Transfer RNA from a bacterium, 71 nucleotides, folded computationally.
Rfam family: tRNA. Rfam describes the family as follows. Transfer RNA (tRNA) molecules are approximately 80 nucleotides in length. Its family is annotated with triplet codon-amino acid adaptor activity in the Gene Ontology.
The RNAcentral record of the sequence draws on ENA.
RNA sequence: GCGGGAUUAGUAUAAUGGUAGUACAGAGGCCUCCAAAUCCUCUAGCGUAGGUUCGAUUCCUACAUCCCGUG
Numbered sequence: 001g002c003g004g005g006a007u008u009a010g011u012a013u014a015a016u017g018g019u020a021g022u023a024c025a026g027a028g029g030c031c032u033c034c035a036a037a038u039c040c041u042c043u044a045g046c047g048u049a050g051g052u053u054c055g056a057u058u059c060c061u062a063c064a065u066c067c068c069g070u071g
Stems, first nucleotide, its partner, number of pairs: 001070007010024004018054001026042004047063005
C1' cells in the first nucleotide's frame, strides 16, 4: 500500500428496516440481631459525519480506533 473483520450501558454480548434486550456490576428496598446470599425495583447504551427511506443499531459512502491476512 491492498483486502477482510469488529465498534451497542462501567464490563461481556443479542437484536439484519418498525418501542434497543439479557447477564454481571452500580443504587434503593425486602429479609436478618448484623452481614452475605436470595427476591423486587431503578439507573445507564447503538464510534463520528453524511446519504437512502415514511422510518436506520440494521442499507450505502467517507473518516477514526482496534484486530487478522497479504505484498